This is a predicted structure of a 1518-nucleotide RNA (small-subunit ribosomal RNA) from a Deltaproteobacteria bacterium.

RNA sequence: AAACUGAAGAGUUUGAUUCUGGCUCAGAAUGAACGCUGGCGGCGUGCCUCAGACAUGCAAGUCGAACGAGAAAGUAUCUUCGGAUACGAGUAGAGUGGCGUACGGGUGAGUAAGACUUAGGUAACGUACCUUUUCGCUGGGGACAACGGGGGGAAACCUCCGCUAAUACCGAAUACUCCAUCGAAUCUGCGGAUUCGCUGGGAAAGCCUUCGGGCGCGAAAAGAGCGGCCUGAGUACCAUUAGCUUGUUGGUGGGGUAAAAGCCUACCAAGGCAACGAUGGUUAGCUGGUCUGAGAGGAUGAUCAGCCACACUGGUACUGGAACACGGACCAGACUCCUACGGGAGGCAGCAGUUAGGAAUAUUGCACAAUGGGGGAAACCCUGAUGCAGCAACGCCGCGUGAGGGAUGAAGGCCUUCGGGUUGUAAACCUCUUUUAGUAGGGAAGAAACAAAUGACGGUACCUACAGAAGAAGCACCGGCUAACUCCGUGCCAGCAGCCGCGGUAAUACGGAGGGUGCAAGCGUUAUUCGGAAUUACUGGGCGUAAAGCGCACGUAGCCUGUUUAAUAAGUCUGAUGUGAAAUCCCGGGGCUCAACCCCGGACGUGCAUUGGAUACUGUUAAACUAGAGUAUGGGAGAGGAGAGUGGAAUUCAUGGUGUAGAGGUGAAAUUCGUAGAUAUCAUGAGGAACAUCAGUGGCGAAGGCGGCUCUCUGGACCAUUACUGACGGUGAGGUGCGAAAGCGUGGGGAGCGAACGGGAUUAGAUACCCCGGUAGUCCACGCCGUAAACGAUGGAUACUAGAUGUCGGGGGCCUUACCCCCUCGGUGUCGUAGCUAACGCGUUAAGUAUCCCGCCUGGGGAGUACGGUCGCAAGAUUAAAACUCAAAGAAAUUGACGGGGGCCCGCACAAGCGGUGGAGGAUGUUGUUUAAUUCGAUGCAACGCGAAGAACCUUACCUGGGCUUGACAUCCCGCGCUACCCUAGGAAACUAGGGGUUCCCUUCGGGGACGCGGUGACAGGUGUUGCAUGGCUGUCGUCAGCUCGUGUCGUGAGAUGUUGGGUUAAGUCCCGCAACGAGCGCAACCCCUGCCAUUAGUUGCUACCAUUUAGUUGGGCACUCUAAUGGGACCGCUCGGAGAUAAUCCAGAGGAAGGAGGGGAUGACGUCAAGUCAUCAUGGCCCUUAUGUCCAGGGCUACAAACGUCCUACAAUGGCAAGUACAAAGCGCAGCUAGACCGCGAGGUCAUGCUAAUCGCAUAAAGCUUGUCUCAGUUCAGAUUGGAGUCUGCAACUCGACUCCAUGAAGUUGGAAUCGCUAGUAAUCGCGGAUCAGCAUGCCGCGGUGAAUACGUUCCCGGGCCUUGUACACACUGCCCGUCACGCCAUGGGAGUUGGUGUUGCCUGAAGUGGCUGAGCUAACCCGCAAGGGAGGCAGGUUACUAUGGUGAUACCGAUGACUGGGGUGAAGUCGUAACAAGGUAGCCGUAUCGGAAGGUGCGGCUGAAUCACCUCCUUU
Repeated sequence: AAACUGAAGAGUUUGAUUCUGGCUCAGAAUGAACGCUGGCGGCGUGCCUCAGACAUGCAAGUCGAACGAGAAAGUAUCUUCGGAUACGAGUAGAGUGGCGUACGGGUGAGUAAGACUUAGGUAACGUACCUUUUCGCUGGGGACAACGGGGGGAAACCUCCGCUAAUACCGAAUACUCCAUCGAAUCUGCGGAUUCGCUGGGAAAGCCUUCGGGCGCGAAAAGAGCGGCCUGAGUACCAUUAGCUUGUUGGUGGGGUAAAAGCCUACCAAGGCAACGAUGGUUAGCUGGUCUGAGAGGAUGAUCAGCCACACUGGUACUGGAACACGGACCAGACUCCUACGGGAGGCAGCAGUUAGGAAUAUUGCACAAUGGGGGAAACCCUGAUGCAGCAACGCCGCGUGAGGGAUGAAGGCCUUCGGGUUGUAAACCUCUUUUAGUAGGGAAGAAACAAAUGACGGUACCUACAGAAGAAGCACCGGCUAACUCCGUGCCAGCAGCCGCGGUAAUACGGAGGGUGCAAGCGUUAUUCGGAAUUACUGGGCGUAAAGCGCACGUAGCCUGUUUAAUAAGUCUGAUGUGAAAUCCCGGGGCUCAACCCCGGACGUGCAUUGGAUACUGUUAAACUAGAGUAUGGGAGAGGAGAGUGGAAUUCAUGGUGUAGAGGUGAAAUUCGUAGAUAUCAUGAGGAACAUCAGUGGCGAAGGCGGCUCUCUGGACCAUUACUGACGGUGAGGUGCGAAAGCGUGGGGAGCGAACGGGAUUAGAUACCCCGGUAGUCCACGCCGUAAACGAUGGAUACUAGAUGUCGGGGGCCUUACCCCCUCGGUGUCGUAGCUAACGCGUUAAGUAUCCCGCCUGGGGAGUACGGUCGCAAGAUUAAAACUCAAAGAAAUUGACGGGGGCCCGCACAAGCGGUGGAGGAUGUUGUUUAAUUCGAUGCAACGCGAAGAACCUUACCUGGGCUUGACAUCCCGCGCUACCCUAGGAAACUAGGGGUUCCCUUCGGGGACGCGGUGACAGGUGUUGCAUGGCUGUCGUCAGCUCGUGUCGUGAGAUGUUGGGUUAAGUCCCGCAACGAGCGCAACCCCUGCCAUUAGUUGCUACCAUUUAGUUGGGCACUCUAAUGGGACCGCUCGGAGAUAAUCCAGAGGAAGGAGGGGAUGACGUCAAGUCAUCAUGGCCCUUAUGUCCAGGGCUACAAACGUCCUACAAUGGCAAGUACAAAGCGCAGCUAGACCGCGAGGUCAUGCUAAUCGCAUAAAGCUUGUCUCAGUUCAGAUUGGAGUCUGCAACUCGACUCCAUGAAGUUGGAAUCGCUAGUAAUCGCGGAUCAGCAUGCCGCGGUGAAUACGUUCCCGGGCCUUGUACACACUGCCCGUCACGCCAUGGGAGUUGGUGUUGCCUGAAGUGGCUGAGCUAACCCGCAAGGGAGGCAGGUUACUAUGGUGAUACCGAUGACUGGGGUGAAGUCGUAACAAGGUAGCCGUAUCGGAAGGUGCGGCUGAAUCACCUCCUUU
């Protein structure tokens, strides 16, 4: 100098967010166990379970210097051979006696206080051994063991007789500051203490000796240490344990103890304890400490240390200084053992060890060498205390398993995009080193006294030498949390998992491998504790909606309490002293090579006690004050309460009158009432209940609640004025009272309404909603019940903290008659600042800022349930768990989506129209069925004349059969050059066999290439699979008007704003406004076609004009038409027009070819549907490889009971047929279109011409128009089907083409429910062309001709857009979700009982022991006595009190089990319904009653935590 320095979070509820809230993880620790693995050493630690039972050995003895007695073996000598003597030896082993055995060692059963901790007290006590001091140790006596003898017993052992010693035992003497009684003096806190005195009482032991002494004994005083007792404080949980107690509380007398005391006893009194938790129950040894934690705390109480308790279980005493005694005694009990059956013996919770239990815990070791203990004078003996060793990675600490170099980055493994990467300087290889293990040599300290001797550990630690990289690495993990990634296998299987969660064919999550990460002789797992957890919150939380304010008041205890002064000093603050054991923790040193470990010193120990001081605050006491509180006086307001009386309107009923066929009720009906006269209407009467308007976020009340009017009684609040009391106040556990509706009891009453119930409807059903009836009840009186969404979901009180504006009650000021205005007190509303809040919101009526008091909460479910208690007539209320189960449950807000919510708007969405489909026949596609195959795909809109713009072969993917296997196709390598091609034979062909044939290009002449054949293996090939692994492309919402971003701003945030609002538009189009300002993708525009004009250009086009012709045929011509290029044009541009806000824009008009986007097309935002497509193509993975590849022939895709979609043709007269006649556009054409002529009825054929096209051709357009005929029929409609005959294409029309002609002539007479398209050159109708294509078109894509009707309008259906609202939805309403029933499993309540345990208690029993009484039997010491004998005292015995145990009843509590039974929880796909979430389709919910398979329905009262619309009131703004 130092003695401490210390604080992290993450995952998981949601589509996302914030919050609340639980669950889980990361850390540290352990007397641990288990799994895999294991080189060495040091230091520690090691039955946590059965305080279960124990074989065997040891764990407490020692003293001959207290005492008597005293062997044997063996050796030697002698011997009569029986023995004797000496040594052994005063030895061994016993006995008397002393000390020790109460220590040391073990364990934690019991014990919640007789324990423990801490601080005190003992004037209420003890103390052997030890130390100090003083004084003593005189003189006697009688026994009993051992021993000897007798007897009994199996044994243990017992008994009788006899002998004997002592430091054993007993009298006597003497003694003190000892003890007892009494007295005196002094002091006193009056309890007592000290001193003095009288009287009485009480001791002792000897042994050894070197003769110096030493040891010992007795008494007294003191010390040290150790104990006993008492007191304060602290010391677990349960109140579903609330009352306990009779020696109980106290007193007096007596007894008892070392000592106080009900400790015990007799009597007296009736006390004592308890909400500050008694009593009872459960659990537990306590502490220093240990673990954790920043701390405060929490958990724990192994090892070490202090205390306590226990020693097989229970009881008891004896001895002793100390025990009611672990290795002592007695008794009882259980158990074990011995036994001759008569009796005995035993107690490892000492050290080892055994067995049992258990997940689990060691050697029947060595030594007294050290430390310590007992005995002894000592030597010494004893010591499982202890020191050591052994076993165990059980823990902590240390060391090692090598170091340096070494790239061809070897081989092998793994991965791969096939290039490579990685393992990896890792290895090999080279050069070193030798810790450690090994061998050998040396070799301690620990040993101190006292010269010597003495070491279990141990030939150990340590030192040295030798040889050699030599003998020495594993475990867990790698989805996130959490450091670390790939391949293969598997395919919701096997499995993993701490939480979230992985696994259903591409798994970084399972299993294996490679690689990596972490730790390392260990690593993981499990269990437990603390932490994180501010998740019990003292430090340090909350309660409007998340869990949480008692329904409301009065008030007891308690807690808190205004102003001033004084005193005191209990709390409080401060100083000092004592204590808080040591060890531990911490700091500084030191010792083992370091460390762990050990040693020394210090600091700490926040506590308790005593004592000195301070006095602001709290407390206490005293004295005052008036601001809190209260009283008096004067007022007015009020549905405040109780009782009595009274009034009118209305409903119903009764009677009578008028009057006639309906009334009533509903979405629509019916039940019902009515011709026996209803409903309606008039009059009169009866009766009960409730009080319209006024009426109001108005009033009153503590809350529940209170409403016609009058009277009586009565409570409270408010205002004003002075006066008085003088803190009298606040809150309030228990307690008491009040307390809606429903309900209960008794008695009344009963008009209307109306649970239950009956009927009618609705419905799949309808135990409901709707309707017709209707009983309890609703009403009154009295008595219960005690609960509600009893709500402001907000406990009460006080103070403080911006305002604005209504309203109710009172007062004041100004002015005064009043209104108005201003101020103020008390209530009651709205908005709002600061602040608070997770947000919503609250905001002087706080959810703000503070103080005081009470109540309540701690994840969801189970459950406000069970059991128990209390209350109640009952219904039930109140208090109130656990097992088990889940990882959430929840609050607020956000974005969507949805609503049988609202508002606005649009769309051929509806409406208004026109024409269809659905009926028929046919075509075509699909389903289904069939089949060897009927290839595959597409499946609501958005599949179904779709892929397919064209299946006879081919296509073709399918089936059958026949072939090929490096392949039909590509690249590489080798050989050949026989090629290609043709012919013959076989065959269905592919192909096979044979024959003929004999190439091209380049060349440096070596060869190379093309092509073909043969061979080899790499590979080819796959319309096989996965569109849920993908790219690309496409559909759809939807040509709907939306979708976003940057910056800024707002919000904790998700997000919002912009993008909403007022207008307007086809449009998020534009204008205005605005915390937004801008921008992007979409809209629009730019592009194409078309409508008008101009310019340019005129061939193949055109022809006004001039010629010409049958004909724009030809020559001029290019004006027109047309062609095809470039421009113009339209923009709300114009209007003294209207509307609007002066805008945007709309309406109307003019002009114009065209007018408000002129018409049409192309163009498809962010995204949605795991939409479609692996069979267009591409492509990852998987699969096939003499086949799932490839070639060929034939067949199939064309089937046919049935169903659906899309079309064609019709059903006829707006038509059919016949004849004549007019007018297009857009296309296409050389393997083509074909004029013309001829032939054929025709499809077509033959010959032949033009055109590579504004030139030629296809090519007559048709409907139309004109004329004729048919005359309403299954027809002169319709054309299917079938028969016959043909044509064309094509190798080939059988399966299976199209067309033609003749004949045949089906259904069908306008189509049920339902449903589709279309808003103008559109629908409808008419024809023409093209793609595909050899051929094949009712389909598809285009073209033009003729050419309508209707739209009032947005209520409704469908779809969509915007805003808003509700939501328990987010896979987003095809959502979510409730209850019964059925089945499996789990825990649990009740239960006739059965059974076990723990207590309490009555009675009986009464061992041992102790005390009392007795003691006629027995009796050495002392006394009397000469003796005999007697006495005192004692013993046995008897008896009695207490009492362990046992027995028998009663009772309380706890546990196990139990037929049956109740609900609860849980379990991918069970049944019935649909109660809740949207107005959830009857708004929901709370309490209560009743009913019902179930959710639930209904009645009564309450709440908004209900949507929507309207009205009223209020607020804000103008």

The coordinates come from a structure-prediction model, not an experiment, and the mean pLDDT is 85.
Its Rfam family is "Bacterial small subunit ribosomal RNA".